[in-house]
RNA sequence: UCGUGCUAGACGGGGUGGUAGCGGUACCCUGUACCCGCAAUCCGCUACAGCGGGGUUGAAUUCCCACCAUCGGGCGACCGGUGUCGAUGUCCGCCGCUGUGGAAGUGGUGUUGACGGCCAGGUCCCGCGCAAUGUGCACCCAUGAACUCCGUCAGGACCGGAAGGUAGCAGCGGUAAGUGGACCUGUUCAUGUGAUGCGGGGUCGCCUGGCACGAGCUAACCCACGGUGUCGGCGCGGUUCCGGCGUUCAACGGCGGGUGCACGG
Numbered sequence: 001u002c003g004u005g006c007u008a009g010a011c012g013g014g015g016u017g018g019u020a021g022c023g024g025u026a027c028c029c030u031g032u033a034c035c036c037g038c039a040a041u042c043c044g045c046u047a048c049a050g051c052g053g054g055g056u057u058g059a060a061u062u063c064c065c066a067c068c069a070u071c072g073g074g075c076g077a078c079c080g081g082u083g084u085c086g087a088u089g090u091c092c093g094c095c096g097c098u099g100u101g102g103a104a105g106u107g108g109u110g111u112u113g114a115c116g117g118c119c120a121g122g123u124c125c126c127g128c129g130c131a132a133u134g135u136g137c138a139c140c141c142a143u144g145a146a147c148u149c150c151g152u153c154a155g156g157a158c159c160g161g162a163a164g165g166u167a168g169c170a171g172c173g174g175u176a177a178g179u180g181g182a183c184c185u186g187u188u189c190a191u192g193u194g195a196u197g198c199g200g201g202g203u204c205g206c207c208u209g210g211c212a213c214g215a216g217c218u219a220a221c222c223c224a225c226g227g228u229g230u231c232g233g234c235g236c237g238g239u240u241c242c243g244g245c246g247u248u249c250a251a252c253g254g255c256g257g258g259u260g261c262a263c264g265g
Stems, first nucleotide, its partner, number of pairs: 001265006009057003012030005020046005034054005063258003067254002072249005078244004083239004089234001091233003095229008105221002107218003117211007124201006130194002132191003136187003140181004149174004157166003
């Protein structure tokens, strides 16, 4: 160096999750890569860290190690953005409500006289009346006493020789307190009463009327400033998602290095 037969190894890998840890089952990436059984309140193991059974390949394009690069993932108290929630502000905006002021404009009102001024009356308070309403009483009607109210008292009773007399139940009639009714009249008291009368007081707020004056007045719209409330913006914090940056693991790929045994020529 060539040939034959073997052996270690290989026949996918990685991230997340899970685990004391490793591998698998799960999800994802890579991209093509033997088969069967097991397995999330899980299965198998223990740093040589899936197990059991079968098959193929086999010392290199295929096995092992380091590096590069990068798909994808993890982490970040960092940066930017999106959505959402919360609290908050001498901040900003829209809208609603409201206060004060203004009077250029629109509107309304005013020479059939505005604003302001003066006068009178009313509105307000007090007193006394009147009326109204209510209430009580009287008046009126009815009823109203077994006896202890009145009159008349049948029968019966009592006194008397008789004439006659006495008390008197029921009945009838009446009356008192009381009860019921009526509302005409009189009267007592009261009042959230009155287009009511008289007298007195008070006030310029409002209303009505009058007098003189002679041109404005008003503030609905509008303008300015302020208060308040909702919503939105801005700023603040939490959280979801996206992107960037940093760090970490890293498939596919690239590059470099490493790795047997036996026999024969």

Annotation: This is a predicted structure of a 265-nucleotide RNA (Bacterial large signal recognition particle RNA) from a Candidatus Krumholzibacteriia bacterium. RNAcentral holds the sequence, with entries from ENA. A source record names the gene ffs. The coordinates come from a structure-prediction model, not an experiment, and the mean pLDDT is 76. Of the family's consensus pairs, 95% are formed in the model.